[in-house]
RNA sequence: GGGCGCUUAGCUCAGCGGUAGAGCGUCUGGCUCUUAACCAGUCGGUCGUAGGUUCGAUCCCUACAGCGCUCAC
Numbered sequence: 001g002g003g004c005g006c007u008u009a010g011c012u013c014a015g016c017g018g019u020a021g022a023g024c025g026u027c028u029g030g031c032u033c034u035u036a037a038c039c040a041g042u043c044g045g046u047c048g049u050a051g052g053u054u055c056g057a058u059c060c061c062u063a064c065a066g067c068g069c070u071c072a073c
Stems, first nucleotide, its partner, number of pairs: 001071007010024004018055001025043001027041004048064005
């Protein structure tokens, strides 16, 4: 340098056109002699960046950035 894949909550990941969810986690409370566990509630996001298509984009297209795999040198 070529090809392919990934980028969504603090972490791990869903969501494949109709204004975004789960688990873990944070915090508060309950329970307990206390901790853990368990139970209830709560906090959570410019969906990598910039454009384009569309009535409407996390989703489709383009460029760029980062990471990974692979081929070549």

This is a predicted structure of a 73-nucleotide RNA (transfer RNA) from Holospora undulata HU1.
The prediction has a mean pLDDT of 82.
RNAcentral holds the sequence, with entries from ENA.
Rfam family: tRNA. Rfam's curators write: Transfer RNA (tRNA) molecules are approximately 80 nucleotides in length.